Predicted 3D model of a 267-nucleotide part of an RNA (large-subunit ribosomal RNA, domain VI) from a marine sediment metagenome.
Context: one part of a larger RNA
RNA sequence: CGCAGGAGAUUUGAGAAGGUAAUUCCUUAGUACGAGAGGACCGGGAAUUACGUACCUCUGGUGUUCCAGUUGUUCCGCCAGGAGCAUUGCUGGGUAGCUAAGUACGGAAAGGAUAAGCGCUGAAAGCAUCUAAGUGCCAAGCCUUCUUCAAGAUAAGAUCUCCCUGACCUUCGGGUCCUAAAGGCACGUUCAAGACUAGGACGUUGAUAGGCUAGAGGUGGAAGAGCAGUGAUGUUCGGAGCUGACUAGUACUAAUAUGCCGUGAGG
Numbered sequence: 001c002g003c004a005g006g007a008g009a010u011u012u013g014a015g016a017a018g019g020u021a022a023u024u025c026c027u028u029a030g031u032a033c034g035a036g037a038g039g040a041c042c043g044g045g046a047a048u049u050a051c052g053u054a055c056c057u058c059u060g061g062u063g064u065u066c067c068a069g070u071u072g073u074u075c076c077g078c079c080a081g082g083a084g085c086a087u088u089g090c091u092g093g094g095u096a097g098c099u100a101a102g103u104a105c106g107g108a109a110a111g112g113a114u115a116a117g118c119g120c121u122g123a124a125a126g127c128a129u130c131u132a133a134g135u136g137c138c139a140a141g142c143c144u145u146c147u148u149c150a151a152g153a154u155a156a157g158a159u160c161u162c163c164c165u166g167a168c169c170u171u172c173g174g175g176u177c178c179u180a181a182a183g184g185c186a187c188g189u190u191c192a193a194g195a196c197u198a199g200g201a202c203g204u205u206g207a208u209a210g211g212c213u214a215g216a217g218g219u220g221g222a223a224g225a226g227c228a229g230u231g232a233u234g235u236u237c238g239g240a241g242c243u244g245a246c247u248a249g250u251a252c253u254a255a256u257a258u259g260c261c262g263u264g265a266g267g
Base pairs, nucleotide, nucleotide: 001152005163006162007161008160009159010158011157015149016148017147018146021049022048023047024046025045026044027043033038051106052105053104054103055102059100060099061098062097066093067092068091069090070089071086072085073084074083075082076081110144111143112142117137118136119135120134164266166177167176168175169174178264183261184260185259186258187203188202189201190200191199208254209253210252211250212249213248214247215246217243218242219241224237225236226235227234228233
């Protein structure tokens, strides 16, 4: 820009992409077959692998924004307690998120038309013949079925809902005044959305983010004081103190204010 008014939702599916994998074991059955050795089709059941999709409850990884321990050194006047630097100084753990080695699921079933092949009926050609007319069966393959995208599918589809019903002049091309809907965009607080853009939530008629309060989870017993010990240290107050991303509640802070587009019933 188009889809012959504008807008918000929900969709149909022309078409496109993907997928449709493999193995082992048990049984049928040591049966059919075979002198024996050996050893099935068909059917039923169980499991596994690779691949794929989703997810983080579990098992773990990461987790330089959480907790603790600890070495050297500098500083906070000293002690105590801390901070900086040393690869995050090193070490032990670890929430959220992300993640696989973890968890769940998938390739199931069915229909249609067929290939090779097997047929029925059947002449040409009194017979025979699956074929010439006619008519069946049959494959991991083909078309559907399954998953995803999809109306710029210009043949531009469908359904539902919402919105706009002025005046004057005119040379009939238009002009002036009034009006500015539904909805959208900007702007802001942001997100399990994200390179940017886009998308979702919210904007005081408010829980959108931060803060605060409470909790979960993590760490593992804070500082200080008392007590025991010459002391290192231990112990009691006390599952203590601290705590990022998690869950709720709460307007304390910031989403204030406002602008723009879009018109007047539609070749």

Notes
Its mean pLDDT, the model's own confidence on a scale to 100, is 89.